Context: one part of a larger RNA
Molecule: large-subunit ribosomal RNA, domain I
Organism: Loktanella gaetbuli
RNA sequence: CGUUUGGUGGAUGCCUUGGCAGUAAGAGGCGAUGAAAGACGUGAUACUCUGCGAUAAGCCAUGGGGAGCUGAGAAUAAGCUUUGAUCCAUGGAUUUCUGAAUGGGGCAACCCACCUGAUACUUUGUUAUAAUCACCGCAAGGUGGCCUAUAGCGGGGUAAACCAGGUAUUUGUAGACUGAAUACAUAGGUUUACAAAAGCAAACCCGGGGAACUGAAACAUCUAAGUACCCGGAGGAAAGGAAAUCAACAGAUACUCCCCUAGUAGCGGCGAGCGAACGGGGACCAGCCGAGCCAUGAGUGUGAUCAGAACGUGUUGGGAAGCACGACCAGAGUGGGUGACAGUCCCGUAUGAGAAGCAUGAUUGGACGUAUUAAGUAGGGCGGAACACGUGAAAUUCUGUCUGAACAUCGGAGGACCACCUUCGAAGGCUAAGUACUCCUUACUGACCGAUAGCGAACCAGUACCGUGAGGGAAAGGUGAAAAGCACCCCGACGAGGGGAGUGAAACAGUACCUGAAACCGAACGCCU
Numbered sequence: 001c002g003u004u005u006g007g008u009g010g011a012u013g014c015c016u017u018g019g020c021a022g023u024a025a026g027a028g029g030c031g032a033u034g035a036a037a038g039a040c041g042u043g044a045u046a047c048u049c050u051g052c053g054a055u056a057a058g059c060c061a062u063g064g065g066g067a068g069c070u071g072a073g074a075a076u077a078a079g080c081u082u083u084g085a086u087c088c089a090u091g092g093a094u095u096u097c098u099g100a101a102u103g104g105g106g107c108a109a110c111c112c113a114c115c116u117g118a119u120a121c122u123u124u125g126u127u128a129u130a131a132u133c134a135c136c137g138c139a140a141g142g143u144g145g146c147c148u149a150u151a152g153c154g155g156g157g158u159a160a161a162c163c164a165g166g167u168a169u170u171u172g173u174a175g176a177c178u179g180a181a182u183a184c185a186u187a188g189g190u191u192u193a194c195a196a197a198a199g200c201a202a203a204c205c206c207g208g209g210g211a212a213c214u215g216a217a218a219c220a221u222c223u224a225a226g227u228a229c230c231c232g233g234a235g236g237a238a239a240g241g242a243a244a245u246c247a248a249c250a251g252a253u254a255c256u257c258c259c260c261u262a263g264u265a266g267c268g269g270c271g272a273g274c275g276a277a278c279g280g281g282g283a284c285c286a287g288c289c290g291a292g293c294c295a296u297g298a299g300u301g302u303g304a305u306c307a308g309a310a311c312g313u314g315u316u317g318g319g320a321a322g323c324a325c326g327a328c329c330a331g332a333g334u335g336g337g338u339g340a341c342a343g344u345c346c347c348g349u350a351u352g353a354g355a356a357g358c359a360u361g362a363u364u365g366g367a368c369g370u371a372u373u374a375a376g377u378a379g380g381g382c383g384g385a386a387c388a389c390g391u392g393a394a395a396u397u398c399u400g401u402c403u404g405a406a407c408a409u410c411g412g413a414g415g416a417c418c419a420c421c422u423u424c425g426a427a428g429g430c431u432a433a434g435u436a437c438u439c440c441u442u443a444c445u446g447a448c449c450g451a452u453a454g455c456g457a458a459c460c461a462g463u464a465c466c467g468u469g470a471g472g473g474a475a476a477g478g479u480g481a482a483a484a485g486c487a488c489c490c491c492g493a494c495g496a497g498g499g500g501a502g503u504g505a506a507a508c509a510g511u512a513c514c515u516g517a518a519a520c521c522g523a524a525c526g527c528c529u
Stems, first nucleotide, its partner, number of pairs: 001526007013514001014478002018449002020446007027438002029200002037098003040053003044076001047073003059092006068080003103112003113167005119159012132145005169197010204235001205233005215222001219269001245252002256283005266274002287430003293366003299360004305353003311326005327344002329333001335347003379403008389415001410425005465472002485513001488500004
């Protein structure tokens, strides 16, 4: 060096419990009736996960269901179950401690309280019964007294521990007590009752604040960008919204969203860049001054679940669903499983049925409401901001400051301004749909991934580990159809590991387990130096 045969290693192939991206529906909130998130417990059982909460892998009820069950890693024991368990759906009960955490405190899951009640004991009142004494009576029994016992109801007192409820703050409403300057009063203070708020949550939405890197090939106006980020608030959507609007002599007719208009008109150290509207075409349409509220509940949807067609033989094989032959069903030949590839084996699928609860909702009844014409406003000066529009000829909108009209015989706008003309009526308010998003649920889809991929996470992963902390953040899938997971024997330490035997289709499938490449390391043989 070659051939052969091994070790190591874990590529490749095949697979998929997991992801990714969507579609169609649903849902769009949870929380002082204590959430989200946790701590600690809880089993016959040490630990972890899951479930649950001192009623603790569970309790009760209703409905379903019909033979097994006592969750998983993972067995064993002991039990449950046709007097219907386990399981599924719905409703209810319980629900330690922390946490907005709310009785006070605190280094979260701990510490310390007060009030009231329950309970216990005691005292007292009253009622009933029993006992006892006296009297009446032949007796049965009756009347009266007083002390005692038991029980019921009520009042007072005392309680170490245990148990239950209450006790935070703010705001609102209603009451009570008190109470200034200041006489009456009021403000204020205290207190009681009832109600509300708070905190969490992926994006979407509105408002208040608001950068820089960057680009301009430097940089200051400008840009990035009203972006990132911070704060407040709301809803299933939000916002906006029924003209003091556009248009141009013809007319349109709230708002929102999309496509054009158009990278046009413009703005712009006229640089970089920014960038409309009129008008047209679509989606959707709705108007008003509660359109809503409460009850009723014809129906509809969802819904545990139920019914649900049709195949045999031979053959190869460890195994038939393969092959051969002959049949059948189909409103069902989507899909998954079964020892290889199954319409007819199993679960299902098409189709149909379906309780409670929930959602939606026709109809009918009831209750409430039905404003009013908007002044410190419009406009103006100064300083800013928004409008595509950087102060410009700068209209329009907003306003920090100073001012300040008219009153429908009036007022605003039509891009300085004036007149004519046209059009509308500000300074009060509400409004579905079309639009945006997906933490989440259900069903389905993929010229999406297939374990260095796909979510960081297919596996007990936001784990192990790192960091004082904010935070960072992995690796890790596959025996076999079925554990049938190698009884027994031998070597060896009663090891590790191996050799037999046995199981299996296969053990070079032996829990370092499918396939098992290369690098790397051996052995045998051959050849070369």